[in-house]
Context: one part of a larger RNA
């Protein structure tokens, strides 16, 4: 002046309790660890490493291995000399890198420019140190703390302000006090949403008024809704009543679309973990320099005895399976998204209308809703998983891509000790669509609407944090 303490005291957080779903068993996926390998490239390792980096490993990507080539170099500045070529184009070799052979021959102000070659300086390194290092980041934690200035105290290190009594999500605010103001934070200010006025109505809507159609805002027309857009209002403990030291506040209440921070997001103080990264980048020093640089083919990153981690799907009757019907938001779209009409049991091919888009496509949203059938059965549950037969993309699906169809139907009856997540338009569930992307191992990730719960008596216990002591 800190830090711990199976010390106290106060407070608080899905921290526990009360509740609702999982997770640990099955089986698939993806990620590690370990084992294998010529190589399974590196990094990340309690919370805060393990569907992380990687929002896309056939080839590329790739940083590794094999092998097969190159040495001023795949790119870059500078000199010097030289060359009239070189690039591209077609052969041949060859696995390709590349050699080889023919064909090609720049521009000009004639100083030189641009191309090649050899030479020299250099270049090149995903070689090593993140414990030299810049920047970014992750954590404690959106926790409410964390400091200065002058003053006072103290020899001094400090200390006071920052403690006390009250209230707050908050060192929020009020009161009090050797303090007195003051910075970063904390809130506000910004976005998005919830309500409502005002302007404008095309692509967007259609109340009345007219036309047309089997039907449809199709079409005249309209600005009344919706809805886009842009500017405004709207909340501020402002009003009432009770509690309070007559304060800050709190507790009921009106009225209100909303109410005491209405919901959500951006926003992360001073530090803390030699936390994370030299493999985005930069970069100090250390190493390589006919290699640890480049260049190709081809493997290899997908290997499986097993062991964890996150997810998908499932065990079924609030279900599967078959007909019929309804209703979203939010993105994407021209080497793109494709409608229609066809062909095929399908994936899919044919054809291409329309749209650079509130106009056209993707695109039928699914759980729902009505009928029908299965009746407890490893089942008409559940799909692993294998055979075959096909589709698409791509120079090329053997290693190694997805997807269809047609056989096959495996584990598995709700899961030990034990553990996770959520307090509301949330859990739960149900579909969509974007990134990346030729194609996809996406069941992953960020968004987005649909349906739409249950519980909080409390703070003794767990675990995390703040103040005082």
């Nucleotide at each position: 002046u800190g830090a711990c303490g199976g010390g106290g005291g106060c407070c608080c957080g899905c921290a526990c309790a009360a509740g609702c779903g999982g997770c640990g068993g099955a089986g698939c996926a993806u990620g590690u660890g370990g084992c294998u390998u010529a190589a399974u490239u590196c990094g990340a390792c309690g919370c805060a490493a393990c569907g992380c980096g990687a929002a896309g490993a056939a080839c590329c990507u790739u940083a590794c291995c094999a092998g097969g080539a190159u040495u001023u170099g795949a790119a870059a500045u500078a000199u010097a000399c030289g060359c009239a070529a070189a690039a591209g184009c077609c052969g041949c070799a060859g696995a390709g890198a590349u050699g080889u052979g023919g064909u090609g021959u720049c521009c000009u102000u004639c100083g030189g420019g641009g191309g090649c070659g050899u030479a020299u300086a250099c270049a090149g390194g995903u070689g090593g140190u993140g414990c030299a290092u810049g920047g970014u980041u992750g954590u404690c934690g959106u926790c409410a703390g964390c400091u200065c200035g002058u003053g006072c105290c103290g020899u001094g290190a400090g200390g006071u302000g920052u403690u006390g009594g009250g209230u707050u999500a908050a060192g929020u605010c009020c009161c009090g006090c050797a303090a007195c103001g003051a910075g970063c934070g904390c809130a506000a200010c910004c976005c998005c949403u919830a309500u409502c006025c005002c302007a404008u109505g095309u692509u967007g809507c259609c109340a009345g008024c007219g036309a047309g159609u089997c039907g449809u805002g199709u079409c005249g027309g309209g600005g009344a809704c919706u809805c886009a857009u842009g500017g405004g209002a709207g909340a501020c403990u402002g009003c009432c009543g009770g509690u309070g030291c007559c304060a800050a506040a709190c507790c009921g209440g009106a009225g209100g679309a909303a109410g005491g921070u209405g919901g959500g997001g951006a926003c992360g103080a001073g530090g803390u973990c030699a936390a994370a990264u030299c493999a985005u980048c930069a970069u100090g020093c250390c190493c390589c320099u006919u290699a640890c640089g480049u260049c190709c083919u081809g493997g290899g990153c997908u290997g499986c005895a097993c062991a964890c981690a996150u997810g998908c799907u499932a065990c079924a009757a609030u279900g599967g399976c078959c007909g019929g019907u309804a209703c979203a938001g939010a993105g994407g779209g021209c080497u793109g998204c494709g409608a229609u009409c066809u062909c095929g049991u399908g994936a899919g091919g044919g054809u291409g209308a329309g749209c650079g888009a509130a106009u056209c496509c993707c695109a039928c949203a699914a759980a729902g809703c009505c009928g029908g059938u299965c009746u407890c059965a490893g089942u008409u549950c559940g799909g692993a998983u294998u055979g075959g037969a096909g589709u698409c993309u791509g120079c090329a699906a053997c290693u190694c891509g997805a997807c269809u169809c047609c056989a096959u139907g495996a584990a598995g009856g709700c899961g030990g000790a034990g553990u996770c997540g959520c307090u509301a338009g949330u859990a739960a569930u149900c579909g969509c669509a974007g990134a990346u992307c030729a194609g996809c191992a996406a069941c992953g990730c960020u968004g987005c609407g649909g349906u739409g719960a249950a519980u909080a008596u409390g703070u003794u216990c767990c675990c995390g944090g703040g103040c005082c002591u």
Source information: A computed fold for a 469-nucleotide part of an RNA from an uncultured bacterium, annotated as small-subunit ribosomal RNA, 3' major domain. The prediction has a mean pLDDT of 86. RNAcentral holds the full RNA, with entries from ENA, Greengenes and SILVA.